[in-house]
The RNA shown here (FMN riboswitch aptamer (RFN element)) has 136 nucleotides and comes from Calditrichaeota bacterium AABM5.125.24. The source organism's lineage runs through Bacteria, Pseudomonadati and Calditrichota. The sequence was found by an Rfam model in a public genome assembly. It matches the Rfam family "FMN riboswitch aptamer (RFN element)". Rfam's curators write: The RFN element is a highly conserved domain that is found frequently in the 5'-untranslated regions of prokaryotic mRNAs that encode for flavin mononucleotide (FMN) biosynthesis and transport proteins. The coordinates come from a structure-prediction model, not an experiment, and the mean pLDDT is 78.

RNA sequence: AUCCGCCUUCGGGGAUUGGUGUAAUUCCAUACCGGCGGUUACAGCCCGCGACUUCCGUCCCGACGCUUCGGGAUACGGAACUGAACCGGUGAAAUUCCGGUGCCGACGGUGAGAGUCCGGAUGGGAGAAGGCUCGG
Numbered sequence: 001a002u003c004c005g006c007c008u009u010c011g012g013g014g015a016u017u018g019g020u021g022u023a024a025u026u027c028c029a030u031a032c033c034g035g036c037g038g039u040u041a042c043a044g045c046c047c048g049c050g051a052c053u054u055c056c057g058u059c060c061c062g063a064c065g066c067u068u069c070g071g072g073a074u075a076c077g078g079a080a081c082u083g084a085a086c087c088g089g090u091g092a093a094a095u096u097c098c099g100g101u102g103c104c105g106a107c108g109g110u111g112a113g114a115g116u117c118c119g120g121a122u123g124g125g126a127g128a129a130g131g132c133u134c135g136g
Stems, first nucleotide, its partner, number of pairs: 003136002005132006017029003031116002033105002035049004044103002053080005058073006085101005107119003
């Protein structure tokens, strides 16, 4: 010096105004929002990751016909699942910029159906920044 390792901090935004109705920030009109890394130039909709959900392993409890069944936990490991964009312009280069028109958004709850309200969540997390030199 570099790689690994360890530690600390950070790490998701958004319902405006009106309509109908007994009742809706959930419907209708309108409005608003966009995690992380990559990509020849800036990305919700190009590639991938995370999150949610489900399952398996694992762990705990119980039963039992003795290795099978039932219930629970979700820390750890793994798997499945995982939405949506086109046209024109500029350019060496852009599904990323500019112009136009579109589209998408877990689960549970609810006085009525939710990307935006409440909840799991003061959680988890892709990752970002910084630090240490005790260890390899």